[in-house]
RNA sequence: GCGGAGGGCUGGAUGGCUGCGGCUACGCCAAGGGUCCCGUUUGGGAAACCGGGCGCGGACGAGGAAAGUCCGGACUCCAUGAAGCAAGGGUGCCGGGUAACACCCGGCCGGGGCAACCCGAGGGAAAGCGCCACAGAGAACAGACAGCCCUCAAUUCGGGGGUGAUGGUGAAACGGUGGGGUAAGAGCCCACCGCGGCCCGGGCAACCGGGACGGCAUGGCAAGCCCCACCCGGAGCAAUGCCGAAUAGGGGCCUCACGCGGGCCGGGCCUUCGGGUUUCGGAACCGCAGGGACGCUUCAGCCCAGGGGCCCGGGUUGGCAGCUUGACCGCCCCGGUGACGGAAGCGGCAGAAGAAUGGUCAUCCAGGGGGUGUGAACUCCCGGACAGAAUCCGGCUUACAGGCUCUCCGCGCAU
RNA sequence: UGCAGGGUAUAUCAGUGGUAGAUAGGGGCGCUCAUAACGCCUAGGUCGUCGGUUCGACCCCGGCCCCUGCAACCA
Numbered sequence: 001g002c003g004g005a006g007g008g009c010u011g012g013a014u015g016g017c018u019g020c021g022g023c024u025a026c027g028c029c030a031a032g033g034g035u036c037c038c039g040u041u042u043g044g045g046a047a048a049c050c051g052g053g054c055g056c057g058g059a060c061g062a063g064g065a066a067a068g069u070c071c072g073g074a075c076u077c078c079a080u081g082a083a084g085c086a087a088g089g090g091u092g093c094c095g096g097g098u099a100a101c102a103c104c105c106g107g108c109c110g111g112g113g114c115a116a117c118c119c120g121a122g123g124g125a126a127a128g129c130g131c132c133a134c135a136g137a138g139a140a141c142a143g144a145c146a147g148c149c150c151u152c153a154a155u156u157c158g159g160g161g162g163u164g165a166u167g168g169u170g171a172a173a174c175g176g177u178g179g180g181g182u183a184a185g186a187g188c189c190c191a192c193c194g195c196g197g198c199c200c201g202g203g204c205a206a207c208c209g210g211g212a213c214g215g216c217a218u219g220g221c222a223a224g225c226c227c228c229a230c231c232c233g234g235a236g237c238a239a240u241g242c243c244g245a246a247u248a249g250g251g252g253c254c255u256c257a258c259g260c261g262g263g264c265c266g267g268g269c270c271u272u273c274g275g276g277u278u279u280c281g282g283a284a285c286c287g288c289a290g291g292g293a294c295g296c297u298u299c300a301g302c303c304c305a306g307g308g309g310c311c312c313g314g315g316u317u318g319g320c321a322g323c324u325u326g327a328c329c330g331c332c333c334c335g336g337u338g339a340c341g342g343a344a345g346c347g348g349c350a351g352a353a354g355a356a357u358g359g360u361c362a363u364c365c366a367g368g369g370g371g372u373g374u375g376a377a378c379u380c381c382c383g384g385a386c387a388g389a390a391u392c393c394g395g396c397u398u399a400c401a402g403g404c405u406c407u408c409c410g411c412g413c414a415u
Numbered sequence: 416u417g418c419a420g421g422g423u424a425u426a427u428c429a430g431u432g433g434u435a436g437a438u439a440g441g442g443g444c445g446c447u448c449a450u451a452a453c454g455c456c457u458a459g460g461u462c463g464u465c466g467g468u469u470c471g472a473c474c475c476c477g478g479c480c481c482c483u484g485c486a487a488c489c490a
Base pairs, nucleotide, nucleotide: 001411002410003409004408005407006406007405008404009403010402012364013363014362015361016360017359018358020061021060023058024057026055027054028053029052032050033049035046036045037044038043063386067397068396070395071394072393073392074391075236076235077234078233080300081299082298083297084296085295088232089231090230091229092228093107094106095105096104097103108122109120110119111118112117123227124226128225129224130221131220132219145167146166147163148162149161150160151159152158175193176192177191178190179189180188194216195214196213198211199210200209201208202207240321241320242319243318250312251311252310253309254308255307256306259288260287261286262285264282265281266280267279268277269276270275290304291303292302314489315488316487328348329347330346331345333342334341335340365384367382368381369380370379371378372377416486417485418484419483420482421481422480425439426438427437428436433470441457442456443455444454445453463479464478465477466476467475
């Protein structure tokens, strides 16, 4: 210098004018709620605490993906949970990180690349079932189409047997290569490689290295069923709670239950006025029995004296909370190869509800194009990616004009 | 905002590993004096798209794009 690999940061800047959102200091207005005073039946008055309106100020105000809603949680409700079984779903080399994960880090193995480095849904196919179209002789405890060899018959065609070495088919042909052996052949025998379990050594482990043995017994597919190990209850902020307004405070169907005793309150009756009675109603306080969990069983506890579900019809389109300060982010320090963890300090953090964060002008910074000029340069025009919070976090995936920067690899040249 | 379902011929839909089909519609021929009906023949497909698993994918598994539906509160 050329070509390449892996990260990190950024995502126009400054100023003027003019807007928007919630929050907030101050001033003014107003008596809706609450407070105080007078009267006390209605009412009258004071005062700005809450809420409201106006004015004038203040600081703050989108993202690395806010997106897709694909995973994992927080939070809330579902009748407060616990244990077991079943069903369903998910994860899948090993170790670690984390609140958790399908994420991340480190390693192993396999594949690609000269290399830096990249890619891998990477458990089990000797537990079982299933599938392997077409072609081909044969597609899974094998099999003889051609060929080869032996034999019978013999003019040829042909009949019987052996063989899985050769040909052909296919994605795949029942270990591979070489030698011996044989009628021809074949793990039939031998060497090396592969495979399998065993032993030894290293490693937490995945796995790696070595040894002797086995003659091969084991084709592929589990993103087919399945087996093994581990994990998972469901719904989702339109969750959920409170206040207010309004109505036909309605109707139909289904389902489970509506029991007993004691005490309490009210009415009735009787009364010798002390009380009694269980005759009626209510409340739901206690005990027993019964019922209730949307697969089942068991247990503790909880709830129910009416509850639950579906449908039709009716009303409202209001306010507040949840709501944003949290497993939070950045800098610095320590531990760790790393993901990450830890202590202190400093700094930072939007909260809407038809939904704010915008528009315009000037200058500059990148970028593209044209003109003049030998050139340096001058000048004109265009022009700034993807996109945009909506309960909140941790990830993944997808979209993205460009710019800055760090580390590493290969080749060429020079020293 | 959250959740659920779907995308196959012009339309409506089947097809759940092995050459993509049905019905209606379109085109041509026949029948008829003519039209319809009827009969015969025929065209028409990126299976939304991009990857992966597999010998092989509409089908199995992921990413992306598009369409449709449901969900407010009170009583």

Predicted 3D model of RNase P RNA and transfer RNA as a complex of 490 nucleotides. The coordinates come from a structure-prediction model, not an experiment, and the mean pLDDT is 77. It holds a member of the Rfam family "Bacterial RNase P class A". The family's RNA type in Rfam is ribozyme.